[in-house]
Molecule: transfer RNA
Organism: Sander lucioperca
RNA sequence: GAUGCUGUAGCUUAGUGGUUAAAGCGCCUGUCUUGUAAACAAGAGAUCCUGGGUUCAAGUCCCAGCGGUACCU
Repeated sequence: GAUGCUGUAGCUUAGUGGUUAAAGCGCCUGUCUUGUAAACAAGAGAUCCUGGGUUCAAGUCCCAGCGGUACCU
């Protein structure tokens, strides 16, 4: 330099173009316990990598950029 894949909560992942973006782990608070863990209850945390485009409507489709990854030279 070329090509493919990929970017969603702190981490790992879901998410037919259409209701308030969902779950597990983690985190906070409470109950329980001598204490911790476990268990139970409740809660916070995402403006979906950035900027445009298509559409009545975009996390989803298209383009460019940026990052990551695989492979080729």